[in-house]
Context: one part of a larger RNA
Molecule: small-subunit ribosomal RNA, 5' domain
Organism: groundwater metagenome
RNA sequence: GAGCGAACGCUAGCGGCGCGCCUAACACAUGCAAGUCGCACGAGAAAGCGGGGGCAACCCUGUUAGUAAAGUGGCGCACGGGUGAGUAACGCGUGGGUAAUCUCCCUUAAUGCCUGGAAUAACCCGCCGAAAGGCGUGCUAAUACCGGAUAAGACCACGGGGUGCAAACCCUGGGGUUAAAGGCGGGGAUCGCAAGACCUGCCACUUUAAGAUGAGCCCGCGUCCCAUCAGCUAGUUGGUGAGGUAAUGGCUCACCAAGGCUAAGACGGGUAGCUGGUCUGAGAGGACGAUCAGCCACACUGGCACUGAAACACGGGCCAGACUCCUACGGGAGGCAGCAGUGGGGAAUUUUGCGCAAUGGGCGAAAGCCUGACGCAGCGACGCCGCGUGAGGGAAGAAGGUUUUCGGAUCGUAAACCUCUGUCGGGGGGGAAGAAACUCCGUUCGGUCAAUACCCGGGCGGAUUGACGGUACCCCUUAAGGAAGCAUCGGCUAACUACGUGCCAGCAGCCGCGGUAAUACGUAGGAUGCAAGCGUUGCUC
Repeated sequence: GAGCGAACGCUAGCGGCGCGCCUAACACAUGCAAGUCGCACGAGAAAGCGGGGGCAACCCUGUUAGUAAAGUGGCGCACGGGUGAGUAACGCGUGGGUAAUCUCCCUUAAUGCCUGGAAUAACCCGCCGAAAGGCGUGCUAAUACCGGAUAAGACCACGGGGUGCAAACCCUGGGGUUAAAGGCGGGGAUCGCAAGACCUGCCACUUUAAGAUGAGCCCGCGUCCCAUCAGCUAGUUGGUGAGGUAAUGGCUCACCAAGGCUAAGACGGGUAGCUGGUCUGAGAGGACGAUCAGCCACACUGGCACUGAAACACGGGCCAGACUCCUACGGGAGGCAGCAGUGGGGAAUUUUGCGCAAUGGGCGAAAGCCUGACGCAGCGACGCCGCGUGAGGGAAGAAGGUUUUCGGAUCGUAAACCUCUGUCGGGGGGGAAGAAACUCCGUUCGGUCAAUACCCGGGCGGAUUGACGGUACCCCUUAAGGAAGCAUCGGCUAACUACGUGCCAGCAGCCGCGGUAAUACGUAGGAUGCAAGCGUUGCUC
């Protein structure tokens, strides 16, 4: 000099864009943060409103509504969001490998969706419990569950052939194993009294191939300090076989061998998430890893598996532990390192705000619902940037302050005063653009089709949707009116005098000032430097 997620002191007008628990991975009150689908299924209220009856309480009935709540089932909950504890490791970075692998949803292509069965929740009834919750009997549905059939394809073993150094892969033959689910529209030309058959469309479903996406695993190289850590190792190193996994492998196990690592630093200890990057520097380098982005790890602590395409799963489960809460003392409930917020710790870090309008995500055929992701607003000079606090004129150089050699000098064109301007702020009025495309309705064209239905796609017309926000912006008005401080002035280093003090009180980054004339302490006047900031402290180069 530059920098900062800063803090502290004094000060403070406005706006834009960013950033905001670095400490206790300490403990958490309360609310919200993951649901959705009635076009999978069985079932199905009430308030309210209307009608009727009744003296009234009330009863019956329609609607509310096949709606809400609850249940079975499906998909999602492995994303998104948080944190950095652990980890010196194939964790990360980079480059390869997988002839050692998987991949829900999506795309393309192929294939089928035939025929049966038994339950169960909800519900009814009974019962236990303070609660959390649970038990028994009975009824019922499905795209839930279980058989049978079929097998293009896939898989398994076998035979034949081909390619390759090989592990292996490809072609082919017969054999064995292995699937499924329906729902919702439209038509009704043909059959049929009708329902329906049948035809057709959409959405799902089965199996397979390829793709896309995502992931697992392996390897080369790189990745902090201590040698005052020098030896470490028994599943240890390798083999054979087996188990296990989607998959290789001591990953696990049995047996066999006795290996493996190490001064190019094993083992141990300390510290630490890694990277893109950030800061600094002419560079080389050094330091750092907030925000944003990629990867990893974790979710009260430790362990475990279940479900699933994927988890050993933050707002799922089980066990143990610590802690907190409820209890009828028998027993139960909980996990903010999600968003706000509280206590605590600390030098120190915000609102228990608004909205799903946009972007993105989940579910749904869709309308739509959910979304503390996100978009916004609030608080904080925490940072960067922009603007303002007025402009021109004005010497009798006023008054006053300070100083003085008493002549003057200086504050100083500074003020007053005159003439203007109107940013920002205040008041009043108007008030967006863009963020809006989707969606819905109507109409038309094209496709599909037996079809002018339905459905799909395109065009045109119309309607609806804004948290921010009555915000930005514009106009009118107001009036120089409401808006300047902080540090420094011995040298380094820009800026000097007076008084007070008298090695005292004090200053200080270094050199050093102060013991009676202190430009170095304190105050004043003046000056210098920055400026809505200025200084100090801490840390990095």